[in-house]
RNA sequence: UGAGCCGGCCGGGUGGUCGCGGCUCGGGCCGACACGUCGGCGUCGGGUCGAGGAAGGUCGGGACUCCAAAGGGCAGGGUGCUGGCUAACGGCCAGUCGGGGUGACCCGCAGGAAAGUGCCACAGAGAACAGACCGCCGAUGGCGGGCGCCGCUCCCCCGGGAGGGGCGGCUCGCACAGGCAAGGGUGAAACGGUGCGGCAAGAGCGCACCAGCGACCGGGGCAACCCGGCCGGCUAGGCAAACCCCACCCGGAGCAAGGCCAAGCGUGGGAUGGGCUGCCCGCCCGAUAUCCCCAGGUAGGCCGCAUAGAUGGAUGGCCACCGGGCUCGUCCGGCCCCUCGGGGCCGGCCGGGCCUACAGAAUCCCGCCUACAGGCCGGCUCACCGU
Repeated sequence: UGAGCCGGCCGGGUGGUCGCGGCUCGGGCCGACACGUCGGCGUCGGGUCGAGGAAGGUCGGGACUCCAAAGGGCAGGGUGCUGGCUAACGGCCAGUCGGGGUGACCCGCAGGAAAGUGCCACAGAGAACAGACCGCCGAUGGCGGGCGCCGCUCCCCCGGGAGGGGCGGCUCGCACAGGCAAGGGUGAAACGGUGCGGCAAGAGCGCACCAGCGACCGGGGCAACCCGGCCGGCUAGGCAAACCCCACCCGGAGCAAGGCCAAGCGUGGGAUGGGCUGCCCGCCCGAUAUCCCCAGGUAGGCCGCAUAGAUGGAUGGCCACCGGGCUCGUCCGGCCCCUCGGGGCCGGCCGGGCCUACAGAAUCCCGCCUACAGGCCGGCUCACCGU
């Protein structure tokens, strides 16, 4: 200098002007009565307070409220490496393991697949107690040829010849039975890898080394797990976001929760009436009337509710100046290239143009996720150059 990684933070400022909501003080208007106090107001003025890092999505958790509820189990749902933090969480911190990156670092829907069941498209011979298409072999058995040996029959010149048969002899061939799984080929995946031996050909068939798995032992760590040794059979595929198993957790609805006060009209009950008995209690009858009493509920109001806070949602608009960023142009300075015409890069003054986001609390809180013009700070990595 360039390219990156991680963490934290900001996300306009000042003034003018016109407005908005809460509270409060003073005035104005209206109403009430016990007549100087109280209450109300889409009223006027002053003071003071008035959005965010995400207020958003409403995804997880909690506070709060009401309903339900002995305890336990089944069903259903959720979470899922380990330790810690927390009121709690599917959150956060630290670590382990796996994957990616040269690296700083990043990502992970990370329990169990040698409990069981199930599935593995297409291609392929075969997809999980696997399989044989091409290929290799064909030891053994079979078929055919040659040679050798051994019987049998016939012929003659008695030593040979001919025919036909057998062999638990040798050898060549075929690739029929059969053997093999090394090589080819298919596939996301083909039942360890390399080498030597071995074999008819082969193969963990044997051996050496390596990888992997499991048991045991020793060491480290709270743990997940890691390191080392030894033994074993030689090898165990993947999927649990398929059923399932294991461990832990989970009642429902939500501030339109819920609580208090409570008009008018209507409803229900009572009092006053009559009778039994003159009175009290009690019972029965009646249902007319009342400036009477009581009850629940409705409209409405208040609380819940906050150092912004609403029963349709205030916190804003405009102008000026200053900032910030991008870009264009004149001039100035430096460096590089050069076909000496010029071109490129960086910095500075001045001037012009454009941009200055995402987005607006509604019971509150802790998180997560998503959106965002642009900028600042800190730490770290890699490459190149200079000293």

Predicted 3D model of a 387-nucleotide RNA (Bacterial RNase P class A) from an Acidimicrobiales bacterium. A source record names the gene rnpB. The sequence is in RNAcentral, with records from ENA. Rfam family: Bacterial RNase P class A. Gene Ontology terms of the family: tRNA processing, dimeric ribonuclease P complex and ribonuclease P activity. The family's RNA type in Rfam is ribozyme. The model forms 90% of the base pairs in the Rfam consensus.